[in-house]
């Protein structure tokens, strides 16, 4: 220098152009339950690496860039 893969709440992941003001599990916070704790139930918390483009509409497609892996 070239090629390929990955980047989404604190962590691990789903998503394949509209049902997504983004789902699930764990975590964290509050409440309920309990003599207390755990378990369980209910509610909440917080995220698409960055910039640009395409499109009526982008986490999703394209370009650049940054970071990680091969």
């Nucleotide at each position: 220098g070239g090629c390929c893969c990955c980047g989404u709440u604190g962590u691990g992941u789903a998503g394949c152009g509209g049902c997504c003001u983004a789902g699930c599990a764990c975590g964290c916070c509050g409440c309920c339950c309990u003599c207390u704790c755990a378990a369980g139930g209910c509610g909440g918390u917080a995220g698409c690496g960055c910039g640009g483009g395409u499109u009526c509409g982008a986490a999703u497609c394209c370009c650049g860039u940054c970071g990680g892996g091969g």
This is a predicted structure of a 70-nucleotide RNA (transfer RNA) from Cyphomyrmex costatus. Lineage of the source: Eukaryota > Neoptera > Formicoidea > Myrmicinae > Cyphomyrmex. Rfam family: tRNA. It is annotated as a transfer RNA. About the family: Transfer RNA (tRNA) molecules are approximately 80 nucleotides in length. The coordinates come from a structure-prediction model, not an experiment, and the mean pLDDT is 81.